[in-house]
The prediction has a mean pLDDT of 81. Predicted 3D model of a 73-nucleotide RNA (transfer RNA) from Castor canadensis. The sequence is in RNAcentral, with records from Rfam. Its Rfam family is "tRNA". Rfam describes the family as follows. Transfer RNA (tRNA) molecules are approximately 80 nucleotides in length. It is annotated as a transfer RNA.

RNA sequence: GGGGGUGUAGCUCAAGAGGUAGAGCACUUGCCUACCAAGCACAAGACCCUGGGUUCAAUUCCCAGUACUGCCA
Numbered sequence: 001g002g003g004g005g006u007g008u009a010g011c012u013c014a015a016g017a018g019g020u021a022g023a024g025c026a027c028u029u030g031c032c033u034a035c036c037a038a039g040c041a042c043a044a045g046a047c048c049c050u051g052g053g054u055u056c057a058a059u060u061c062c063c064a065g066u067a068c069u070g071c072c073a
Stems, first nucleotide, its partner, number of pairs: 001072002004069004010025004019056001029041003049065005
C1' cells in the first nucleotide's frame, strides 16, 4: 500500500433476515449459615463504535470515518 473480519450490559458472547435486544459470569437485595463460600429467589444494568443517507420506521440496509485484529504485498 491492497483487501477482509470484529465493535451489542462491568466482563465474555448470542440474536436479528427493518417494527426500541437476550444468556452466562460479576454486582444489588432477600432466603439459607454461628460466619463465609456454595446453593436458591428476585431485581437492576446496553437508545447495539461515531457521523451522514434511504425509509412511515435503522442496532439491522447503503456511504464515510474510527479502534482492534487476521490475510496479501